Context: one part of a larger RNA
Molecule: small-subunit ribosomal RNA, 5' domain
Organism: metagenome
RNA sequence: GAACGAACGCUGGCGGUAUGCUUAACACAUGCAAGUCGGACGAGAAAGGAGCUUUCGGGCUCUGAGUAAAGUGGCGAACGGGUGAGUAACGCGUGAGCAAGCUACCCUGGAGUAGAGGAUAACACUUCGAAAGGAGUGCUAAUACUUUACGACAUUAAGGUUGCGCAUGUAACUUUAAUUAAAGAAGGCCUCUCCAUGAAAGCUUUCGCUCCGGGAUGCGCUCGCGUACCAUUAGCUAGUUGGUGGGGUAAUGGCCCACCAAGGUGAGGAUGGUUAGCCGGCCUGAGAGGGUGUACGGCCACACUGGGAUUGAGAUACGGCCCAGACUCCUACGGGAGGCAGCAGUGGGGAAUAUUGCGCAAUGGGGGAAACCCUGACGCAGCAAUACCGCGUAGACGAUGAAGGCCCUUGGGUUGUAAAGUCUUGUUAGGUGGGAAGAAAUGCCUUAAGGUAAAUAGUCUUAGGGUUUGACGGUACCACCAGAGAAAGCCCCGGCUAACUCCGUGCCAGCAGCCGCGGUAAUACGGAGGGGGCAAGCGUUGUUC
Numbered sequence: 001g002a003a004c005g006a007a008c009g010c011u012g013g014c015g016g017u018a019u020g021c022u023u024a025a026c027a028c029a030u031g032c033a034a035g036u037c038g039g040a041c042g043a044g045a046a047a048g049g050a051g052c053u054u055u056c057g058g059g060c061u062c063u064g065a066g067u068a069a070a071g072u073g074g075c076g077a078a079c080g081g082g083u084g085a086g087u088a089a090c091g092c093g094u095g096a097g098c099a100a101g102c103u104a105c106c107c108u109g110g111a112g113u114a115g116a117g118g119a120u121a122a123c124a125c126u127u128c129g130a131a132a133g134g135a136g137u138g139c140u141a142a143u144a145c146u147u148u149a150c151g152a153c154a155u156u157a158a159g160g161u162u163g164c165g166c167a168u169g170u171a172a173c174u175u176u177a178a179u180u181a182a183a184g185a186a187g188g189c190c191u192c193u194c195c196a197u198g199a200a201a202g203c204u205u206u207c208g209c210u211c212c213g214g215g216a217u218g219c220g221c222u223c224g225c226g227u228a229c230c231a232u233u234a235g236c237u238a239g240u241u242g243g244u245g246g247g248g249u250a251a252u253g254g255c256c257c258a259c260c261a262a263g264g265u266g267a268g269g270a271u272g273g274u275u276a277g278c279c280g281g282c283c284u285g286a287g288a289g290g291g292u293g294u295a296c297g298g299c300c301a302c303a304c305u306g307g308g309a310u311u312g313a314g315a316u317a318c319g320g321c322c323c324a325g326a327c328u329c330c331u332a333c334g335g336g337a338g339g340c341a342g343c344a345g346u347g348g349g350g351a352a353u354a355u356u357g358c359g360c361a362a363u364g365g366g367g368g369a370a371a372c373c374c375u376g377a378c379g380c381a382g383c384a385a386u387a388c389c390g391c392g393u394a395g396a397c398g399a400u401g402a403a404g405g406c407c408c409u410u411g412g413g414u415u416g417u418a419a420a421g422u423c424u425u426g427u428u429a430g431g432u433g434g435g436a437a438g439a440a441a442u443g444c445c446u447u448a449a450g451g452u453a454a455a456u457a458g459u460c461u462u463a464g465g466g467u468u469u470g471a472c473g474g475u476a477c478c479a480c481c482a483g484a485g486a487a488a489g490c491c492c493c494g495g496c497u498a499a500c501u502c503c504g505u506g507c508c509a510g511c512a513g514c515c516g517c518g519g520u521a522a523u524a525c526g527g528a529g530g531g532g533g534c535a536a537g538c539g540u541u542g543u544u545c
């Protein structure tokens, strides 16, 4: 000199854009943060309103409404969001490999979607418990569950041929044998079949379902190289190192097991200890380098602490389950409930870090055919000079150089064109009025063309027109009104280092980054006048280069 997720002191007008618990991965009240689908399924209220009736207690019907709430089932909940505890590691970075792999939804190609059956929740009744939560009996549905069949270019086993590969091998073709699947829903129609004039077990469209091939995406595994400090850590190792055979996994492998061998690693730093998430980046520097890893992006790890599996395409699962532990809460003392390192917020710790806000309008995500629902992701608003950037606090003229202050050699000098005064301007703030872009879609209505089909029905695609949707926000912005009116401080002035005098003090009080000032003429302490620097900031402290 530069920088900061900063803090502290004094001061403080406005706007834009960013950033904001670096400490206790300390404990958490409260609310919200993951649901959705009735076009998978069975069932199904109430209040309110209307009518009828009444013994005035009420009863019945319609509506509310096939709505709400709940249940079965599907998809999602493994994303998104947080944190950095652990980890010195194939964790990360980079470059390769998998001939050792998996991949829901999505895209694409091919083939199929035929039968049969038994339950169970919801519900009703009984019942246990303070509660949380159960138990029994009976009924019922499905795209839930079980099962049969057809079946391949699929899988497995054995064999053959050809090509390829560094190798274990692998790709294609082929022979034989064995094994394996499915579910319906919604709209429309009468061409075909059959009833007989609009229905169906029929036709058709769309969405689904099953199997196989390919793609895309995501994930798993392996390897080369790189990745902090300590040798005042020198030896470490028994599933240890390798083999054979098995088990396990989507898959290789001591990953696990049995047996066999005795290996493996290390001064090119093993093992141990300390510290630490890694990177793109960021800061500094001419660069090399040094420091750092906040925000944003990628990867990893974690979710009260430790362990475990279940479901699933995917988890060993932050707002799932089980066990143990610590802590907190409820209890009828028998037993139960909980997990903010999600967004706000509270206590605590600390020098120190924000609102228990608005909205799904946009972008994105989940579900759904869609309407739509959910979304503390996100978009916005609030708070903070925390940082950067921009603007303002007026402009011009104005000497008799006014008054006052300060200094003085008492002549004057300086503050100083500074003020007053005159003439202007009108940013920001204030007031009045107008007032956005961000919205394109989806859906619905309609027109046209095309596909499907028997069809002028329905549906799908494309193009055009209409209609609908804004949290921010009456915000940005624009115009007008009035008016210099409401808006400047902080640090320094001995040298380094830009800027000097007077008074007070008297090695005192004090200053100080270094050198050093102060003991009676202090440009170094304190005050004043003057001056210098920066400016809505200025200084100090801390840290890095």
Base pairs, nucleotide, nucleotide: 001545002544003543004542006541007540008539009538010537013391014390015389016388017387018386019384020383021349026347027346028345030344031343032342035075036074037073040072041071048063049062050061051060052059053058082302083301084300091227092226093225094224095223096222097221098220101219102218106215107214108213109212110211111210112209113208114148115147116146117145123138124137125136126135127134128133154179155178156177157176158175159174160173161172162171163170164169184207185206186205187204188203189202193200195198228274229273230272235265236264237263240262241261242260243259244258245257246256247255277299278298279297280296281292282291283290284289304325305324306323307322308321327338328337329336330335355381357380358379359378363377364375365374366373367372394424395423396422397421404415405414406413407412428486430481431480432479433478434477438472443467444466445465446464447463448462449461450460451459452458489534490533491532492531493530494515495514496513500529501528502527503526504525510517511516